[in-house]
Context: one part of a larger RNA
Parts: sequence; structure tokens; C1' cells
RNA sequence: CUGGGCGUAAAGGAUGCGUAGGCGGAUACUUAAGUCAGAUGUGAAAUUCCCGAGCUUAACUUGGGAACUGCAUUUGAAACUGGGUAUCUAGAGUGUGGGAGAGGAAAGUGGAAUUCCUAGUGUAGCGGUGAAAUGCGUAGAGAUUAGGAAGAACACCAGUGGCGAAGGCGACUUUCUGGACCAUAACUGACGCUGAGGCAUGAAAGCGUGGGGAGCAAACAGGAUUAGAUACCCUGGUAGUCCACGCCGUAAACGAUGAAUACUAGGUGUGGGGGUUAUCAUGACCUCCGUGCCGUAGUUAACACAAUAAGUAUUCCGCCUGGGGAGUACGGUCGCAAGAUUAAAACUC
Repeated sequence: CUGGGCGUAAAGGAUGCGUAGGCGGAUACUUAAGUCAGAUGUGAAAUUCCCGAGCUUAACUUGGGAACUGCAUUUGAAACUGGGUAUCUAGAGUGUGGGAGAGGAAAGUGGAAUUCCUAGUGUAGCGGUGAAAUGCGUAGAGAUUAGGAAGAACACCAGUGGCGAAGGCGACUUUCUGGACCAUAACUGACGCUGAGGCAUGAAAGCGUGGGGAGCAAACAGGAUUAGAUACCCUGGUAGUCCACGCCGUAAACGAUGAAUACUAGGUGUGGGGGUUAUCAUGACCUCCGUGCCGUAGUUAACACAAUAAGUAUUCCGCCUGGGGAGUACGGUCGCAAGAUUAAAACUC
């Protein structure tokens, strides 16, 4: 390079936006770059192939033909691709009218619980476990009542419910703000899809500076268990967890399933819209968008997938090519560091 693949065997980038590039709707006219056909020239000889000839044959030598699938020039064709012009509305977008939502940011507010502090009542235990002990308590604990303070998280509602590109988002109110959906068909008229680089976002942990610190809790200390116990269990407990700003850039970042478009039996839940019909408090039917389950064809090594495809096709990107060595070394880039990213080979089976 040609292939074959990527749910679980190796393999989908963590996610989006988007540059170059690749690919791209309908109709008409045009052009002739791609494409197709003809002609001319060239494509040295040898080699190759076919039919012959010469050495006794073959190898070898040699005659003729074919071929050299290419290139250039030229003449033509116009279906398809490309270019140009004009028109269109089914893709895409805008407008108008609606309802839904833990989508995001900031400020404020609330109740339950927990811990601590103060005061009252009250007396000998509390706590913890498989059982204990460490621990707390006569300097009055635990329990209970009243008051106060602090920080963090928001029970019920809650639902294979909703929203978001993913990470993720859950008390209430206000302000600012993004997106999707439905209906309509007024407007634009292919403005689209994908996307190497690039840019942005990106759980937890970790890092820097300054705050905060109730509970929980790596490290650490003690008590148990045990042959030992650097653990599991218990009593404590510091970073951290929280806030602001700035880094880090990784996860089983998972649906282990890239994005987009079209098509291909049904059935049944559920969320958000719309329509038709009947009724007068409740449906039936149709339809669009989401989210689940079952299942036909088909696919699959099987498991399973099955209109939310892993089916049938097209476009674009990423990735794989036996196990180990190794996601390592070296070098580069990034980072305060931790490290991240890119990424081999020897050797070995």
C1' cells in the first nucleotide's frame, strides 16, 4: 500500500466548538477540468509472449508478428463528478405563538440533624463490640430541659422521571443567562455533514496563596483480633473534604458501543407538546420529540443487538494488527511539583 476489523477477543479520541481538507439537496442552460471514444506522433534495441528457422535436441542464436496497458497533440460525446449562470424548497437557519426542566452564574433566606458552649434537673455510669479493652465520667459524664454559636449537607417529594456536549446537576426565593421541544409556515435560499492540527470545557484526588473547619476522615497514636496483623473491628485523630482565585488534565471519563443522514414488523410502560373525537370529570384514537422493557426480519463466535441497531447503506474523523518487555526507556512538548502527553528497541515465549 491492498485488506480485515474496533459492545465483551487488540482497537471509538473524556466531551464540545471549529480551521484546512474530504463529502454534499432539486430543476434548467452552459463549459469541457475529471470521464469516455476516434485519429496522429512517440513509447530505442535487447528482454517478454506467439508462429517459424539454425546448431543431432535443449539451453543458446536468429527472422517475422504481437505487446510495451504510458505520454503528448488533436477531433468529438455530454450521462455522471467538477466549474459557471439562473431558479426552487423537502436539508439547514430565522421569525411568530406556547408549555416543560436538579441546565449554568450570583445574591439572599429556611428548617431538621450533628458537634461545641452556658445554665437548670439529676446520679453512677456512659460508650463500644462477636466478646472486650483503649476512651469519657463524682472536678458531676451519659440522659433530659432552656438559651446560644458554628460549619456542612438539603429527609419526604423521588420516578430504568427531568436537564446538560461530556464531566455533571436535587431545600426555597430573586436577578442575569444557555440549550432543547411542540405548533405555525411569514422570511433566507443549500447557508449543510464531518473534522487532521487548534481552541474551550473536563469527576475525584493532588498542588499554590488566603480564608474556614461542625461532621467525616488518608497519615498517625492507642485498644482488640491473630502464629504474626504495618489490615479487616473499636477509641481518638491531622492533612483533606468547604469557600475565593490560580494550576493539574487524568478515571471502569462506560452504553466498555465516534458523529451525521436515510430506510427496515409489531407490542407495552413512562416524560414534554400538538391534533381529532366523544363525554361533562374521565377516556379513545392519531402525531412529533425524549426515555425504558419485550420482540419479527436481519446481524452475531456466542452472549446478545434489534427504529435509542451491534440490521441495510452512504460520508467524514479516531483507532487496532500475537503475549511479555511497556503505556516503559530516550528525546520533544506541557506542569510549581506530583506527573501528563507523544512513544520505541534489544531480549524473550

This is a predicted structure of a 349-nucleotide part of an RNA (small-subunit ribosomal RNA, central domain) from an uncultured bacterium. The full RNA is in RNAcentral, with records from ENA and SILVA. It matches the Rfam family "Bacterial small subunit ribosomal RNA".